[in-house]
Context: one part of a larger RNA
Molecule: large-subunit ribosomal RNA, domain II
Organism: seawater metagenome
RNA sequence: GACUUCUACGAAAUGCCUCUCAUCACCCCGUCUUGAAACACGGACCAAGGAGUCUAACAUGUGUGCGAGUGCUCGGGGUCAACCCCCCAGCGCGAAAUAAACGUAAAGGUGAAUUUAUUCACUUAGGUAGGAUCCUUAGGUGCACUAUCGACCGACCAUGAUCCUCCGGGAGAAAGGUUUGAGUGUGAGCAUACAUGUUGGGACCCGAAAGAUGGUGAACUAUGCUUGAGUAGGGCGAAGCCAGGGGAAACUCUGGUGGAGGUCCGCAGCGAUUCUAACGUGCAAAUUGAUCGUCGAACUUGGGUAUAGGGGCGAAAGACUAAUCGAACCAUCUAGUAGCUGGUUCCUCCCGAAAUUUCCCUUAGGAUAGCUGCAACCGAACAGUUUUAUCAGGUAAAGCGAAUGAUUAGAGGCAUCAGGGAUGGAAUAUCCUUGACCUAUUCUCAAACUUUAAAUGGGUAAGAACCCUGGGUUGCUUAAUUGAACCCGGUGGUCGAAUGACGGUUGCUAGUGGGCCAAUCUGGGUAAGCUAGAUUGGCGAUGCGGGAUGAUCCGAACGUCGAGUUAAAGUGCCAAAGUAUCCGCUAACCUAGAUCCCACAAAAGGUGUUGGUUCAUUAAGACAGCAGGACGGUGGCCAUGGAAGUCGGAACCCGCUAAGGAGUGUGUAACAACCCACCUGCCGAAUGAACUAGCCCUGAAAAUGGAUGGCGCUGAAGCGGAUCACUUAUACUCGACCAACACAGCAAAUGCGAGGCUGUGUUGAGUAGGGAGGCGUGGGGCUCGUUGUGCAUUCUGUGGCGUAAGCCGGGAUGAAACGGGCUCUAGUGCAGAUCUUGGU
Numbered sequence: 001g002a003c004u005u006c007u008a009c010g011a012a013a014u015g016c017c018u019c020u021c022a023u024c025a026c027c028c029c030g031u032c033u034u035g036a037a038a039c040a041c042g043g044a045c046c047a048a049g050g051a052g053u054c055u056a057a058c059a060u061g062u063g064u065g066c067g068a069g070u071g072c073u074c075g076g077g078g079u080c081a082a083c084c085c086c087c088c089a090g091c092g093c094g095a096a097a098u099a100a101a102c103g104u105a106a107a108g109g110u111g112a113a114u115u116u117a118u119u120c121a122c123u124u125a126g127g128u129a130g131g132a133u134c135c136u137u138a139g140g141u142g143c144a145c146u147a148u149c150g151a152c153c154g155a156c157c158a159u160g161a162u163c164c165u166c167c168g169g170g171a172g173a174a175a176g177g178u179u180u181g182a183g184u185g186u187g188a189g190c191a192u193a194c195a196u197g198u199u200g201g202g203a204c205c206c207g208a209a210a211g212a213u214g215g216u217g218a219a220c221u222a223u224g225c226u227u228g229a230g231u232a233g234g235g236c237g238a239a240g241c242c243a244g245g246g247g248a249a250a251c252u253c254u255g256g257u258g259g260a261g262g263u264c265c266g267c268a269g270c271g272a273u274u275c276u277a278a279c280g281u282g283c284a285a286a287u288u289g290a291u292c293g294u295c296g297a298a299c300u301u302g303g304g305u306a307u308a309g310g311g312g313c314g315a316a317a318g319a320c321u322a323a324u325c326g327a328a329c330c331a332u333c334u335a336g337u338a339g340c341u342g343g344u345u346c347c348u349c350c351c352g353a354a355a356u357u358u359c360c361c362u363u364a365g366g367a368u369a370g371c372u373g374c375a376a377c378c379g380a381a382c383a384g385u386u387u388u389a390u391c392a393g394g395u396a397a398a399g400c401g402a403a404u405g406a407u408u409a410g411a412g413g414c415a416u417c418a419g420g421g422a423u424g425g426a427a428u429a430u431c432c433u434u435g436a437c438c439u440a441u442u443c444u445c446a447a448a449c450u451u452u453a454a455a456u457g458g459g460u461a462a463g464a465a466c467c468c469u470g471g472g473u474u475g476c477u478u479a480a481u482u483g484a485a486c487c488c489g490g491u492g493g494u495c496g497a498a499u500g501a502c503g504g505u506u507g508c509u510a511g512u513g514g515g516c517c518a519a520u521c522u523g524g525g526u527a528a529g530c531u532a533g534a535u536u537g538g539c540g541a542u543g544c545g546g547g548a549u550g551a552u553c554c555g556a557a558c559g560u561c562g563a564g565u566u567a568a569a570g571u572g573c574c575a576a577a578g579u580a581u582c583c584g585c586u587a588a589c590c591u592a593g594a595u596c597c598c599a600c601a602a603a604a605g606g607u608g609u610u611g612g613u614u615c616a617u618u619a620a621g622a623c624a625g626c627a628g629g630a631c632g633g634u635g636g637c638c639a640u641g642g643a644a645g646u647c648g649g650a651a652c653c654c655g656c657u658a659a660g661g662a663g664u665g666u667g668u669a670a671c672a673a674c675c676c677a678c679c680u681g682c683c684g685a686a687u688g689a690a691c692u693a694g695c696c697c698u699g700a701a702a703a704u705g706g707a708u709g710g711c712g713c714u715g716a717a718g719c720g721g722a723u724c725a726c727u728u729a730u731a732c733u734c735g736a737c738c739a740a741c742a743c744a745g746c747a748a749a750u751g752c753g754a755g756g757c758u759g760u761g762u763u764g765a766g767u768a769g770g771g772a773g774g775c776g777u778g779g780g781g782c783u784c785g786u787u788g789u790g791c792a793u794u795c796u797g798u799g800g801c802g803u804a805a806g807c808c809g810g811g812a813u814g815a816a817a818c819g820g821g822c823u824c825u826a827g828u829g830c831a832g833a834u835c836u837u838g839g840u
Base pairs, nucleotide, nucleotide: 028043029042030041031040044840045839046838047837048836049835054201055200056199057198058197059196060195061194062193063192064191065190066189069093070092071091072090073089075087076086077085078084097104098103107124108123109122110121111120112119113118114117126149127148128147129146130145134140135139151184152183153181154180155179156177157176162171163170164169204343205342207340211333212332213331214330215329216328222307223306224305225304226303227302228301229300230299233265234264235263236261240257241256242255243254244253245252246251269294270293271292274290275289277288278287309325311321312320346774347773348772349771350770351769356369358367359366360365370512371511373508374507375506376505377504378503379502382500383499385498386497387462388461389460390459391458397452398450399449404446405445406444409441411439412438413437416436417435418434419433420432421431422430423429466493467492468490469489470488471487472486473485474484476483515539516538517537518536519535520534521533522532523531524530544555545554546553559737560736561735562734563733564732565731569727570726571725572711573710574709578724580723581722582721583720584719585718593713604698605697606696608695609694610693611692612691613690614689615688616687617686625682626681627680628679629678631655632654633653637649638648661676665674666673738764739763740762741761742760743759744758745757746756775829777826778825779824780823781822782821783820784819785818786817794812795811796810798809799808800807801806
């Protein structure tokens, strides 16, 4: 100092709990998906249960035991219950390979001796480059491993001294090879435990439609046979028969009688047409009412009996075969299989994808490579950059009075060709003309044209594995020991651009193999929120500030906090920050405009307004306004019924003038008259035309009432330009703490301490997925404990620890067991599965 307990006092706080109201932020989780808040699916709530397990084999890594062996075991033995120990033998893997096999089968050198192919002695286990380590540190030694050369063994190729022979052949030394082996070169394995991965097994869990084997059913219903039973009352009136009449007869007519019929009406019965009635948690898993069909037979019905599942039976509807039928039911194979759907349970830390290649009866799936993680080893090797040097290219552009191909227009030419025409009797004559053609020009083009030719991008180099130099081998090469390649040596040389930064190798390996978007460049398409590619960047897998809203746009990527500063975007109010400053533009009754992607508007117009360009006119007085003149030849010519400037056609002069058209309009039947062009007076300074582009307007019509985000805004709070200031992101800077990684240092003293302590620096996003370290549950062993002075459980407005999973105290409840540490083990963690059972 904190906490707790007890006692006394008294209040209700900037504290805590609950409820209500308001403001700010905020869409519901799980899932498949390029993409979910979705008008995609599962999900009322609670409790309990509920899904990668075990085994065999293999691969890799690590630990342990023994080690050229190792492990197990029949049998035997022991100090023998079991465990354990010993011995012999066997078996598995390993210690030898190579060949199809017969078979053969893993180093040389020096010296000496002799039986000349044997013995003895000595010597080493290859060379070069890099290389840990160690040492007398000039330097030497050189493990493992890597590269390369050489040696040995087997196979193969080629050669073949010598020997044997039944002449077919066989054995085979020495010396070889640009061929080959899963070999040798002083061996490393075997067993076991754990982890990860793969495969077979039910194989993470739940789920078919099917298939097979053996049985049970005809009490429902289908049909046959057998034996029984049942079916009011009427109508019509067949054959046969009787009587009478007619007739020569055959026969016929009339009236009765009679009672036939898959005949008619209709009750019972059997059925089931309509109301599409009632009922529809019903009376009923098919019923009830009325109506309707049939009702003496292919009728209805009881009992018995026969037919059985790829079978029966069927007046045939795939109907019926026990509420089951386009193949019954029951049990078993069977936990059938599913490339398909759904689900798959605690925490933190570190790393972190792919939607692409190739193949597959492959496209909802696999294998393969790529991308990922983990582990181990080695070292100064490096680069998504720039510079310098150098190389390749044929895209953009350009070009077509350069080649190829396309293509417009005139000009010139006339040797040639073709057509037409004139002269001419005709001509291979002369002339004219149209085209081809030729020449110099001109217009426009090319993914599959090109002389030329970028930018960006790509390759190589900027040294020690190098430079200089001597020698050797070779079946390649050369006329040639010439060269080329390789090998063995020698002397000297150690920063041969900048900048940044740790790099390399090996082993095992999950997930992925539906992608989507933007910018740019391409193909298809009228176009598309369309389709197919390429490069880069994003989303996917990702939050944050802005774009009102939003996967992908703009800014910027994230440990936990504090302070400061900014980005994009903003600063009238909603709403943090300017009713800031300066200069222009805009007036918009169909009520203007207002910020990337982006939520649209065009051609065409405007004497709305503001700029600009070009060309004209103007102090020799323009433009506008007012006023005056606007004549003569001439009523020009033609045409016309007429035409005198003015219906029409051709032409369009001259004179006088300051100026006046053989006439710009009005007008007349034709004239006249008026007016204009043109000239002059007054006036006194700018004026006209064409084009262009800013804002604004027209162009501009849709169904609920509506959207610059809303309100609203007009010397703006709109549009364009400029300048200061300000607002705020998880961005940047500084500080503290946490974690990871890297580096450095540290133990003689006094406890712990390398799994530790101290310091410095950098970094911190994350789906699928990988790795590491932890928390919790049940059971066993060892050890230490708690507990009637109250265990476990449960509750808790109660105190603390840990980033978290969780843990430890206090109080209450309760009444008998429970816990910590180490270790072994597993039926070990739930929110979802139209999950299962129970409850509400």